[in-house]
RNA sequence: GGCCGCAUGGUGUAGUUGGUUAUCACGUCUGUCUUACACACAGACGGUCUCCGGUCCGAUCCCGGAUGCGACCA
Numbered sequence: 001g002g003c004c005g006c007a008u009g010g011u012g013u014a015g016u017u018g019g020u021u022a023u024c025a026c027g028u029c030u031g032u033c034u035u036a037c038a039c040a041c042a043g044a045c046g047g048u049c050u051c052c053g054g055u056c057c058g059a060u061c062c063c064g065g066a067u068g069c070g071a072c073c074a
Stems, first nucleotide, its partner, number of pairs: 001073002004070004010026003019057001027045006050066005
């Protein structure tokens, strides 16, 4: 340099040929339990779905570009 893939709460992830509350687990907090801690159970918190632009009535999803990461070719 060419080409392909990925980017979603603090962490790891599901999701979708566009449709109005984005999934689960871990985590954190509160409560119950305990002398206390842990476990368990119940409830809650936390996401402008990497960024910029476009298409559309409407974009996490489609299109273009950028950035970062990974693989392959040279």
Model confidence (mean pLDDT): 80 of 100. Predicted 3D model of a 74-nucleotide RNA (transfer RNA) from Zopfochytrium polystomum. The RNAcentral record of the sequence draws on ENA. It matches the Rfam family "tRNA". Gene Ontology term of the family: triplet codon-amino acid adaptor activity. Taxonomically the source falls in Zopfochytrium (Eukaryota, Opisthokonta, Chytridiomycota, Chytridiales).